[in-house]
THF (Tetrahydrofolate) riboswitch aptamer, 97 nucleotides, folded computationally. Of the family's consensus pairs, 82% are formed in the model.
RNA sequence: CGCAGAGUAGGACCCUGUGCGUUAAGUGCCGUGUGAACGGGGAGUUGUCACGCGGACGAAAAGAUCUCUUGCGGUACAGGGUUUGCAUCCCGCUGCC
Repeated sequence: CGCAGAGUAGGACCCUGUGCGUUAAGUGCCGUGUGAACGGGGAGUUGUCACGCGGACGAAAAGAUCUCUUGCGGUACAGGGUUUGCAUCCCGCUGCC
């Protein structure tokens, strides 16, 4: 030099707990703006995520009795489990020759 490989953040699903909404916010969808993260180092998107603004769509309540209980919501956060996992480029790391 060549060949092979490892590892992250994060994502998805499930469980538990604590909340929020049920007077409809949130989630999901579209547009737009800003920002962030993206194996050990560097770069980094048309991909990902968060937030702001605008738009379309849109719901499951019941019981007790006055703030609780049971539900419901593609609901938020935290912890745990399973699984997947660098867009891509350069260097590095491990093994073989």